[in-house]
Context: one part of a larger RNA
RNA sequence: AUAUAUAUAUAGCGUCUGUAGGUGGCUUUUUAAGUCCGCCGUCAAAUCCCAAGGCUCAACCCUGGACAGGCGAUGGAAACUACAAAGCUGGAGUAUGGUAGGGGCAAAGGGAAUAUCCAGUGGAGCGGUGAAAUGCGUAGUGAUCGAAAAGAACAGCAACGGCGAAAGCACUCUGCUGGGCAGACACUGACACUGAGAGACGAAAGAUAGGGAAGCAAAUGGGAUUAGAUACCCCAUAGUCCUAGCCGUAAACGAUGGAUACUAGGCGUUGUGCGUAUCGAUCCAUGCAGUGUUGUAGCUAACGCGUUAGGUAUCCCGCCCGGGGAGUACAUUCGCAAGAAUGAAACUC
Numbered sequence: 001a002u003a004u005a006u007a008u009a010u011a012g013c014g015u016c017u018g019u020a021g022g023u024g025g026c027u028u029u030u031u032a033a034g035u036c037c038g039c040c041g042u043c044a045a046a047u048c049c050c051a052a053g054g055c056u057c058a059a060c061c062c063u064g065g066a067c068a069g070g071c072g073a074u075g076g077a078a079a080c081u082a083c084a085a086a087g088c089u090g091g092a093g094u095a096u097g098g099u100a101g102g103g104g105c106a107a108a109g110g111g112a113a114u115a116u117c118c119a120g121u122g123g124a125g126c127g128g129u130g131a132a133a134u135g136c137g138u139a140g141u142g143a144u145c146g147a148a149a150a151g152a153a154c155a156g157c158a159a160c161g162g163c164g165a166a167a168g169c170a171c172u173c174u175g176c177u178g179g180g181c182a183g184a185c186a187c188u189g190a191c192a193c194u195g196a197g198a199g200a201c202g203a204a205a206g207a208u209a210g211g212g213a214a215g216c217a218a219a220u221g222g223g224a225u226u227a228g229a230u231a232c233c234c235c236a237u238a239g240u241c242c243u244a245g246c247c248g249u250a251a252a253c254g255a256u257g258g259a260u261a262c263u264a265g266g267c268g269u270u271g272u273g274c275g276u277a278u279c280g281a282u283c284c285a286u287g288c289a290g291u292g293u294u295g296u297a298g299c300u301a302a303c304g305c306g307u308u309a310g311g312u313a314u315c316c317c318g319c320c321c322g323g324g325g326a327g328u329a330c331a332u333u334c335g336c337a338a339g340a341a342u343g344a345a346a347c348u349c
Base pairs, nucleotide, nucleotide: 006318008302012317014201015200016199017198021194022193023192025088026087027086028085029084031082033081034080035077036076037075038074040072041071042070043069049065050064051063053061054060091191092188093187094186096183098181099180103177104176105175106174108172109171110154116148118146120144121143125136126135162169163168206246208244209243210242211241215240216239220236221235222234223233257316258315259314260313261312262311265294266293267292268291269290270289271288272287273286275284277282298305299304322349323348324347331342332341333340334339
């Protein structure tokens, strides 16, 4: 590279934006590069194939003939791709009046709880475990009540629910701000899809500098327990939180790349229209966009998937090729480091 694959067997980049490239809606006309048809030249001979012939046959030899195909020239065709010109509105986008939302950033405010501190009441245990002990407590613990200051997280509502590209996002209010959706139909007129490189974002942990520190809590140390105790229990730290820059990885999962079109239904739910009934709340029917569940055809090795496809097709990208060695070695790039990315071979079964 071909071919076959890519939920679970090897294999979808963590996610998006986007350059080159690849692919690309409808109508009319032009050109004739691709494409198709005719004809000409050429592609040495031998070989291969076909039809005759010669060695008694055969191998072998000899004569003739191609088919198909490549390259070049020439004359045509114009459906498709392409080129050029003109147009269209269904794809895409803009404008317009609406709408839902834990989407993002910043600031302010709030109550419950935990631990601490101060004061009152009270008077013997508390705490912890499988059982205990270390620990705390008559210098007044625990319990209960009043006040203070601090940090972190936001019960119920809450849902099979919502938003976001993913990571993720939830106390309340305010300011700034991104995207979506449905509806009317006004405008632009293919402006689209994907996307190698590239760029941006990217949980937790980690690392740097400066703050902060209530609770929780690695590694490690100490104290207990135990036959031992690298554990369960008690005490203490980094961290967890904030600001700035770094790291760039996860079972970053729907283990399922993106886009478009088509292909039975049933039952829910979120947003928004329309119709109908109604004084109204609201009920019923239905459209679009999400989000669930069940299931037909079809697919699948099976499990299962099934209009949110793993069905039927097209386009573009990534990736896979026996197990181990190995996501290792070397080299390069990035990083303060930890390490990350790219990524073999010998050998062995």